A computed fold for a 97-nucleotide RNA from Rheinheimera baltica DSM 14885, annotated as c-di-GMP-I riboswitch aptamer.
RNA sequence: CCACUCGAAAGGCAAGUCAUCCGAAAGGGUGUACACGCAAAGCUUCAGGUCUAAGGGUUGCCAAUAAAUUGGCAUCUACGAUAGCUGGGCUGCCAUC
Repeated sequence: CCACUCGAAAGGCAAGUCAUCCGAAAGGGUGUACACGCAAAGCUUCAGGUCUAAGGGUUGCCAAUAAAUUGGCAUCUACGAUAGCUGGGCUGCCAUC
C1' cells in the first nucleotide's frame, strides 16, 4: 500500500406514528418528536417479482332509453408505483486491533 475479516469511535440513512401537500389508486414529497431497522436503506426500472387500475379493452349480468347508446358490477391490461422485494449496473465514508 492492497484485499478480506472482527471490534470500537465519529458521522450518515430512516420503517412506522402524527400534521400537511401531490396522486384515481398503489404510492410519494415536506415537517415534527421518537426510532423498526440499514455497511451501500447512496444512485439507476436493465431482468424478474409484488402492489395499484386512472386511461384503454373484453365478455357476462343488471339498470336507463323509442333507438343509437350510456351507466353500474365483474374481469383483463402499466404507460403508474416499489431501489427498505431479489438480482444486475454505476459510485462510495470513517477506522486498522
The organism belongs to Rheinheimera baltica, within Bacteria. Rfam family: c-di-GMP-I riboswitch aptamer. Rfam links the family to the GO term cyclic-di-GMP binding.